This is a predicted structure of a 262-nucleotide RNA (Bacterial large signal recognition particle RNA) from a Chloroflexota bacterium. It matches the Rfam family "Bacterial large signal recognition particle RNA". By type it is a non-coding RNA gene. The model forms 91% of the base pairs in the Rfam consensus. A source record names the gene ffs. The coordinates come from a structure-prediction model, not an experiment, and the mean pLDDT is 77.
[in-house]
RNA sequence: CCGUGCUAGACGGGGAGCUAGCGGUGCCCUGAACCUGCAAUCCGCUCAGCGGGGUCGAAUUCCCGUUCGAGGCCCGCUCCCUGUGGGACUGGCGUCAUGAAGUGGCGUUGAAGGCCGGGACCCGCGCGGCGGAAGCCCGCGAACCCCCCCAGGUUCGGAAGAAAGCAAGGGUAAGCGGUCUCUUCCGAGCGCCGCGGAGCCUCCUGGCCCGAGCAGGCUGAUGGCGCUAAGCCGGAGGGACGGGUCGACAACGGGUGCACGG
Numbered sequence: 001c002c003g004u005g006c007u008a009g010a011c012g013g014g015g016a017g018c019u020a021g022c023g024g025u026g027c028c029c030u031g032a033a034c035c036u037g038c039a040a041u042c043c044g045c046u047c048a049g050c051g052g053g054g055u056c057g058a059a060u061u062c063c064c065g066u067u068c069g070a071g072g073c074c075c076g077c078u079c080c081c082u083g084u085g086g087g088a089c090u091g092g093c094g095u096c097a098u099g100a101a102g103u104g105g106c107g108u109u110g111a112a113g114g115c116c117g118g119g120a121c122c123c124g125c126g127c128g129g130c131g132g133a134a135g136c137c138c139g140c141g142a143a144c145c146c147c148c149c150c151a152g153g154u155u156c157g158g159a160a161g162a163a164a165g166c167a168a169g170g171g172u173a174a175g176c177g178g179u180c181u182c183u184u185c186c187g188a189g190c191g192c193c194g195c196g197g198a199g200c201c202u203c204c205u206g207g208c209c210c211g212a213g214c215a216g217g218c219u220g221a222u223g224g225c226g227c228u229a230a231g232c233c234g235g236a237g238g239g240a241c242g243g244g245u246c247g248a249c250a251a252c253g254g255g256u257g258c259a260c261g262g
Stems, first nucleotide, its partner, number of pairs: 001262006009056003012030004021045004034053005062255006071246006078240005084234003089231002091228008101219003105214002113209008122197005127191002130187006137178004146171003154163003
């Protein structure tokens, strides 16, 4: 150096989680890495899943180191987004008050103040207007049981004459209708009306005194209250960025046993 047979070892690894800790089952990453039984209110363990079987085997495959770095996890003065709660502060809006800087208004054709009246509201009465009813007035209005007058006819009477009385005619009562001038009564969604009372917080108005302010529309200021939730504050989730930790795959470098035969 070659051949044969073995042995160590390998036939996936990693992250978070679980756990006193570790490996595994379940999740995720990597990427291709034998079969089978078991495991979450779990199965196991002392260095690695446990039990059974199989293959490769000292090297592309095993071991060590360095580099790269998928991905996971942790932290953060910071920044962004989403949704949630708050209402101290800033801002916005509304409202009220104060004050009178600006502007506008009223005021010597007299402000504010003072004094004296009148009115608005309420009660009573009157007057007027309106409406209704009644009266007055006009018309109609009774077969008989209303009136007057009663032809004819009737009754009484010897007669003179007398009486009752229908129709017609005239008139009237109740009633009906009209007139609306007048009278009376009643009513009320009436009144630039009058008288008296009451009232005078407020408003309107007249007169007198006096003589320069009054008022608070708008802007601005300050304060109170309310609304809003943009800023802000609290906590949550996601992302960016930074820091830390573990780290698959991969690249490079190094290391690795025994026996027999030639």